[in-house]
Context: one part of a larger RNA
RNA sequence: CCUGCACUGGACAGAAAGACCCUAUGAAGCUUUACUGUUCCCUGGGAUUGGCUUUGGGCCUUUCCUGCGCAGCUUAGGUGGAAGGCGAAGAAGGCCCCCUUCCGGGGGGCGAGCCAUCAGUGAGAUACCACUCUGGAAGAGCUCGGAUUCUAACCUUGUGUCAGACCCGCGGGCCAAGGGACAGUCUCAGGUAGAUAGUUUCUAUGGGGCGUAGGCCUCCCAAAAGAUAACGGGGACGUGCAUAGGUUUCCUCGGGCCAGACGGACAUUGGUCCUCGAGUGCAAAGGCAUAAGGGAGCUUGACUGCAAGACUCACCCGUCGAGUAGAGACGAAAGUCGGCCUUAGUGAUCCGACGGUGACGAGUGGAAAGGCCGUCGCUCAACGGAUAAAAGUUACUCUAGGGAUAACAAGCUGAUCUUCCCCAAGAGUCCACAUCAUCGGGAAGGUUUGGCACCUCGAUGUCGGCUCUUCGCCACCUGGAGCUGUAGGUGGUUCCAAGGGUUGGGUUGUUCGCUCAUUAAUGCGGUACGUGAGCUGGGUUCAGAACGUCGUGAGAUAGUUCGGUCCAUAUCCGGUGUGGG
Numbered sequence: 001c002c003u004g005c006a007c008u009g010g011a012c013a014g015a016a017a018g019a020c021c022c023u024a025u026g027a028a029g030c031u032u033u034a035c036u037g038u039u040c041c042c043u044g045g046g047a048u049u050g051g052c053u054u055u056g057g058g059c060c061u062u063u064c065c066u067g068c069g070c071a072g073c074u075u076a077g078g079u080g081g082a083a084g085g086c087g088a089a090g091a092a093g094g095c096c097c098c099c100u101u102c103c104g105g106g107g108g109g110c111g112a113g114c115c116a117u118c119a120g121u122g123a124g125a126u127a128c129c130a131c132u133c134u135g136g137a138a139g140a141g142c143u144c145g146g147a148u149u150c151u152a153a154c155c156u157u158g159u160g161u162c163a164g165a166c167c168c169g170c171g172g173g174c175c176a177a178g179g180g181a182c183a184g185u186c187u188c189a190g191g192u193a194g195a196u197a198g199u200u201u202c203u204a205u206g207g208g209g210c211g212u213a214g215g216c217c218u219c220c221c222a223a224a225a226g227a228u229a230a231c232g233g234g235g236a237c238g239u240g241c242a243u244a245g246g247u248u249u250c251c252u253c254g255g256g257c258c259a260g261a262c263g264g265a266c267a268u269u270g271g272u273c274c275u276c277g278a279g280u281g282c283a284a285a286g287g288c289a290u291a292a293g294g295g296a297g298c299u300u301g302a303c304u305g306c307a308a309g310a311c312u313c314a315c316c317c318g319u320c321g322a323g324u325a326g327a328g329a330c331g332a333a334a335g336u337c338g339g340c341c342u343u344a345g346u347g348a349u350c351c352g353a354c355g356g357u358g359a360c361g362a363g364u365g366g367a368a369a370g371g372c373c374g375u376c377g378c379u380c381a382a383c384g385g386a387u388a389a390a391a392g393u394u395a396c397u398c399u400a401g402g403g404a405u406a407a408c409a410a411g412c413u414g415a416u417c418u419u420c421c422c423c424a425a426g427a428g429u430c431c432a433c434a435u436c437a438u439c440g441g442g443a444a445g446g447u448u449u450g451g452c453a454c455c456u457c458g459a460u461g462u463c464g465g466c467u468c469u470u471c472g473c474c475a476c477c478u479g480g481a482g483c484u485g486u487a488g489g490u491g492g493u494u495c496c497a498a499g500g501g502u503u504g505g506g507u508u509g510u511u512c513g514c515u516c517a518u519u520a521a522u523g524c525g526g527u528a529c530g531u532g533a534g535c536u537g538g539g540u541u542c543a544g545a546a547c548g549u550c551g552u553g554a555g556a557u558a559g560u561u562c563g564g565u566c567c568a569u570a571u572c573c574g575g576u577g578u579g580g581g
Stems, first nucleotide, its partner, number of pairs: 001581011014567001021402004026398002028394004034199005041191008050150002053147007061139005067133001077132005084115003093110001096107004154179005160174003202214003211231001215237001217235004238383001239281001240340002245299007253277001254274006279288002282345001284343003303326004309320003315384001328337003351377007409456001411452003415449001417445006426436002463538001464536003468530001470526004476501003479496006503517005544562004548557003
C1' cells in the first nucleotide's frame, strides 16, 4: 500500500410531510346557568263526546221588599206628573199567627170609613202613577264551572259461545263482565331535561397564554411645508351653557414693594414698580389687552331656501366659505349676526316610530302600504358597525401548514455573571497600597440567568449516571521565585509553570449541596450544558389512577404520588484493535 473481520466519532446518517409550540374566520370528542332548535314530559283549549240529577258564580228579565243627621203628626232614597185616590172583590183601629231588625211587610177572623191638599222643612206626601239608585228575596231564561251518577260512543278482559276443507291468528260475529264520557288518539298554544342536534367562542401581541389595548382630541418623538411607526413618552373626551349665544357700549387683569384702626403671609384703601406673568366652563397646544378677558342695556341669526370657490382626501366622511332671496335682532349709522377663542364631546346602512306632504295609488274612485321632507330609537365602545340572537375544554385527540413563531442545541449581544485592571476615601497603633478597600471608572472571557428569533418543525432525541477521549489555565497538589505587619515553624499575597496527579462512602433521579473517612491535593471549566446508529431510563414529557387546590362542569395544575414498548442488516469518510497478501 491492497484486502478481510470486529467496533463506532462524523456524513446536522436511516426510519415516520414533528405528537411539543404557533397559525387556520380547519375538524372532531366532551362540558355547561354560551346561542338557537328538536324530542320526551307537564298543563290548558278544541274534535272524537252523550244523558239525568244536585250545587255555585255571572248576565238579562218579571214581581216584591229595603233606605232613621236635626226640626217636623213620621224611618221623607232620587226625579217627574198629580188634586184627588183607596174601600162590602172588606177601610182605620185593637187582638192572634208567620217572616223580619227597634221599624216594616204579609195572612186570618171582628169591623164602614181611611189618606192627601192645610202648619212646620233646603226638599211634601207610600193619597195615587211612572222612571230609577243602594242592598236583598222569589220565579223564568241564557251562560260559565264543581260534584255524584247512568250507558250507548270509546277502552279492557273472558279455558264464554258460533262459523270457517286449507288459508286459521295477539283475527271476526254474538254474549257476559269490568271501566266509561274519563282514558286513548288527532290538532292548537304555553312551559320545560346538554336527553339530543347544529354552531359560535375577535384581533393586535418582540412565540402563545395572563395582562393591556382597539373610537376621538392635544403635545413630544417628527429630522424648520404637509405627512410619518412602535405593547414609544405625557395628558384628556363620550359634555356643558337659555346665557357661558347675538349685538351695542363701557372697563382692565395679575404680582412685588411702601403706607394705613382692629387686620395677621393673604379682606378693604392709597401710592409706586414690572408689563400681560391673570383670565378663557374642562386636557394640552396655538391664540387673545384693538381684547377672544370683565360688566351693563336690548334681544334670539343657537334663522328658512341656497351657494361661487377652496382645504383635506383610496373611498365614505370631515372642514372653511364671500355672495344671494325671505323674514328678523342690535346699533344714530357704517355695519355685525346661519351659536360658543379654536381644535375632542361621537356611530354608516337596514329596520322601526312620530309629525308634515300640490307627487304615487295594481280595473276606476278612495284607503292601506310605499316615496319625499323634518325628528327620534344603537358603551353596534372589538367604536367602517359580519347575526335580532352565541361560552368553555381536550394529556383521548386529528388534519393542513410554519423554522413567517416558542421549548433543547448552535449563533449574535454581554444587561446579568466570572476574572482582571485604574483612581484611592478609609481600615490597618503611626503608615492609602504587608493585607483589605467604600463611592466611581475601564477591560477581558463567553461556564450562569436573560435579550434577539438567523439555519433546522417532509424531526439537529431532552436531565442525570456509567464508559471513554481530548483541550484551556483564571493553578487544588507537586516544582521555582518576589514582597510581607516573613525571627524559626506555619501562613498571607503576587509572579513563572499545564509534566504528572486530583480518592472511597452515606442521602437524593439529581447536576448542585450537606455529611463521614482519608489524602500531597481531593482544582475550575470547554468539548452540541463532550459522549443514547455506546449502555441505562431514576427524573422530565403521552395514554391508566389517586390526593391537595382551582373550576357549575368537561377538565386544569414548573404541586405531589404509583405505573408506563429506547429500532437497526454500517454504504462512504475518519479512527482503533486483530488477520491475510

This is a predicted structure of a 581-nucleotide part of an RNA (large-subunit ribosomal RNA, domain V) from Triticum turgidum subsp. durum. It matches the Rfam family "Bacterial large subunit ribosomal RNA". The full RNA is in RNAcentral, with records from Rfam.